[in-house]
The RNA shown here (transfer RNA) has 73 nucleotides and comes from a Deferribacteraceae bacterium. The source organism's lineage runs through Bacteria, Pseudomonadati, Deferribacterota, Deferribacteres and Deferribacteraceae. The sequence was found in a public genome assembly. Model confidence (mean pLDDT): 83 of 100.
RNA sequence: GGGGCAGUAGCUCAACUGGGAGAGCGCCACAAUGGCAUUGUGGAGGUCGAGAGUUCGAGCCUCUUCUGCUCCA
Numbered sequence: 001g002g003g004g005c006a007g008u009a010g011c012u013c014a015a016c017u018g019g020g021a022g023a024g025c026g027c028c029a030c031a032a033u034g035g036c037a038u039u040g041u042g043g044a045g046g047u048c049g050a051g052a053g054u055u056c057g058a059g060c061c062u063c064u065u066c067u068g069c070u071c072c073a
Base pairs, nucleotide, nucleotide: 001072002071003070004069005068006067007066010025011024012023013022019056027043028042029041030040031039032038049065050064051063052062053061
C1' cells in the first nucleotide's frame, strides 16, 4: 500500500427483505426477608464509530473517513 471482517445502552450482543432501537448482565426505586444474598415488579440509560449521499422514510443501501482484528505484498 491492497483485500476481508467488526464497530448499536456501562459490558456481551440482537434487530429476520429499508418503516416501532431491543435482550441478558450491570445500575436505581419498590415489595417479599430480622438483615445480606436472592426473587418479583417498575424505571433510568443509546447523536446506531464519524461525515455526506440516495429515499417520503436509513442501524440496514452507496461514497469518504476513523479505530480494532485478520490476510496478502